[in-house]
RNA sequence: GCGUCUGUAGUUUAGCUGGAUAGAAUACCGGGCUACGAACUCGGAGAUCGGGGGUUCAAAUCCCUCCAGACGCA
Numbered sequence: 001g002c003g004u005c006u007g008u009a010g011u012u013u014a015g016c017u018g019g020a021u022a023g024a025a026u027a028c029c030g031g032g033c034u035a036c037g038a039a040c041u042c043g044g045a046g047a048u049c050g051g052g053g054g055u056u057c058a059a060a061u062c063c064c065u066c067c068a069g070a071c072g073c074a
Base pairs, nucleotide, nucleotide: 001073002072003071004070005069006068007067010026011025012024013023019057028044029043030042031041032040050066051065052064053063054062
């Protein structure tokens, strides 16, 4: 330099053929339970989806570009 793939809560991730309030686990916060804690249980908050632009009535999803990472070729 060329090609393929990946990027979504703090972390690990689901999200099909464009349309539902972006769903879950764990961590975190609060309550219950306990002598106290852990575990368990109930509740809560947390991601405008790597950045920007485009297409569309509508984009995490399609297109372009840039950034970061993994692998392959040279």

The prediction has a mean pLDDT of 82. Predicted 3D model of a 74-nucleotide RNA (transfer RNA) from an uncultured Eubacteriales bacterium. It matches the Rfam family "tRNA". By type it is a transfer RNA.